[in-house]
RNA sequence: AAGAAAAGUGCGGGAGAGAUCUAAAGAAUCUGUUUUUAAAAAAAUUCUUUAGGCGCCGAAGGAACAAGCUGAAAAUUCGCCAUUUUUAGUGAAUAUCUCAGGCAAAAGGACCGUAUUUGGACA
Numbered sequence: 001a002a003g004a005a006a007a008g009u010g011c012g013g014g015a016g017a018g019a020u021c022u023a024a025a026g027a028a029u030c031u032g033u034u035u036u037u038a039a040a041a042a043a044a045u046u047c048u049u050u051a052g053g054c055g056c057c058g059a060a061g062g063a064a065c066a067a068g069c070u071g072a073a074a075a076u077u078c079g080c081c082a083u084u085u086u087u088a089g090u091g092a093a094u095a096u097c098u099c100a101g102g103c104a105a106a107a108g109g110a111c112c113g114u115a116u117u118u119g120g121a122c123a
Stems, first nucleotide, its partner, number of pairs: 006118008018054001020053010033042003055103003061099001062097002068090008
């Protein structure tokens, strides 16, 4: 059951923190400067990639944690139960950590709403 939980997909919403510094490589560019007959090159600026430094964020993922629950040992008891103590396991979060990830926009994004599909019993 006129279909729970859960999951997939579409749509909508969805925070925080560097448009940071250095080096190398590549690309692009206007004015001016230097060398050069000239082409061009150097330097400068911007962008991309890689490596590193310092500072930060928590909402992919991950880690660790309370009460409670379960087991064991000891105390208590004539003994058992119960209780207490110790110890091991289990144990949630958008809280904690910051391994990973991220720090303009875009992308991503826990989570929320909605539609639909799967699902087949709880909520």